[in-house]
């Protein structure tokens, strides 16, 4: 320098064909216990890495940049 992969709650990760942004842990609050710890029930927490396009309408499409990780190449 090329190529190809990621980026979504606080951690891990979903998210078909563009049409309400979701499990799980964790965290708040309550039950239950003699208490903790499991459990159950509950509730907040997200400007989907930045900007632009495109479209009624983008997490998804299209262009750019940044970051991270992987192959390559280069390195007189």
């Nucleotide at each position: 320098g090329c190529c190809g992969g990621c980026a979504u709650g606080g951690c891990a990760c979903a998210g078909u064909u563009g049409g309400u942004a979701g499990c799980g842990c964790a965290g708040u609050u309550g039950a239950u216990u003699u208490g903790u710890a499991a459990u159950c029930a509950u509730c907040a927490g997200g400007u989907c890495g930045g900007g632009g396009g495109u479209u009624c309408a983008a997490g998804u499409c299209c262009c750019u940049c940044u970051g991270c990780c992987g192959g390559c190449a280069c390195c007189a």